A computed fold for a 167-nucleotide RNA from Jeotgalibacillus sp. S-D1, annotated as glmS glucosamine-6-phosphate activated ribozyme aptamer. Rfam family: glmS glucosamine-6-phosphate activated ribozyme aptamer. The family's RNA type in Rfam is riboswitch. About the family: This entry contains a glucosamine-6-phosphate activated ribozyme that is found in the mRNA for GlmS. GlmS is an enzyme that uses fructose-6-phosphate and glutamine to generate glucosamine-6-phosphate.
[in-house]
């Protein structure tokens, strides 16, 4: 060093780095000096927030915008998706119960649709401080600018069957 065991902490634009790009040292170019291509070693970089979890299984790019030279590329994971199960809701035009069917959801007061509202996006940028030979890293200050989803309010539209009870 590898491996094994134990303990502690840590996550979903999350974690990691063998490609790439960049930096440094040495070698080489090189004969006095130097540059480019090159090699070895050691490092740096490699996703900015919003949003998102019933259970089991499955597959393997799983929402939204901002920024942009690599937020490229690769590996792994993930609250998304599909199926089933459990649970909830709706199916109007009298009430209620049960079954079936259809649709939508996950603590669930249905579906389609219009309008309005819903404290504060963050990085990039500018500036300052600190660390490093350097590429770069950490933090503070300043000023902005989103979209989707969800929720609330006011409207419009569509919308089963059977059986029982009661009136």
């Nucleotide at each position: 060093a590898a491996g094994c065991a134990a303990u502690a902490a840590a996550a979903a634009g999350c974690g990691c780095c063998a490609g790439g790009a960049c930096u440094g040292u040495c070698a080489g170019g090189a004969g006095c000096g130097a540059a480019a291509u090159u090699g070895a070693c050691a490092g740096u970089u490699g996703a900015c927030g919003a949003g998102g979890a019933g259970g089991a299984g499955g597959a393997g790019c799983a929402u939204c915008g901002a920024g942009u030279u690599u937020u490229c590329g690769g590996c792994g994971g993930a609250u998304g998706c599909c199926u089933c199960c459990c649970g909830a809701c709706u199916g109007a035009a009298c009430g209620u119960u049960g079954c079936a069917c259809a649709g939508u959801c996950g603590u669930a007061u249905g579906c389609c649709u219009g309008c309005u509202u819903u404290u504060a996006a963050a990085a990039a940028c500018a500036u300052a401080a600190g660390g490093g030979u350097g590429a770069c890293c950490u933090u503070g200050u300043g000023g902005a600018c989103a979209a989707a989803a969800g929720a609330a309010g006011c409207g419009g539209g569509a919308c089963u069957g059977c059986a029982g009870c009661a009136c």